[in-house]
This is a predicted structure of a 90-nucleotide RNA (c-di-GMP-I-GGC riboswitch aptamer) from a Planctomycetota bacterium. NCBI's taxonomy places the organism under Bacteria, Pseudomonadati, Planctomycetota.
Order: sequence, then structure tokens, then C1' cells
RNA sequence: AUCGAUAACGGCACACCGGUCGCGAGAUCGGGUCGCAAAGCUAUGGGACUCACCCUCAACAUGGGGAGCGAGUUCGCCAGGCUGCCGAAC
Repeated sequence: AUCGAUAACGGCACACCGGUCGCGAGAUCGGGUCGCAAAGCUAUGGGACUCACCCUCAACAUGGGGAGCGAGUUCGCCAGGCUGCCGAAC
């Protein structure tokens, strides 16, 4: 360096519940603990999702479909980039 223990010191926190923010996807704080060796950071590529858009339905609602041109969300979907604790075995 690779790699990743029924190791050590520790860390994070899904679903769900409550407060706040957002049209929304979601974010954030507290509780919670499914999981995680990068579940630390980063929207660069792909994916998914939301709003707006287009078509449709009697209909501006709801529903169904489309397009990814716009604005966003998600790094706990997958890659890429940056950084990092510990040290058994291989």
C1' cells in the first nucleotide's frame, strides 16, 4: 500500500415520532437505532425524485402519459474527485 477482526478508542444514524423551514422532493433540531470502514466532504457523469413545462380526461383540481430544455432534491442509489481513525489475518 492492499485489505477489513465477534479487536480497541470512538464516530455516524434508516424507518418512525415531535418542533421549525420549504409549493414540493426534502432540509434542520431533538428523540430513535435499520444499518454503515468512509453512512466524512464534493452534484462532475449516470440514476431516482420534486416543482415548473407539454399532451390527455368535461375540467385550471385529481388521475394518466411525455420530455429532460429550465429550477431544485438526493453522496444512506452507483461511479468519479478530495480527505481521514484503528491494525488481527491475507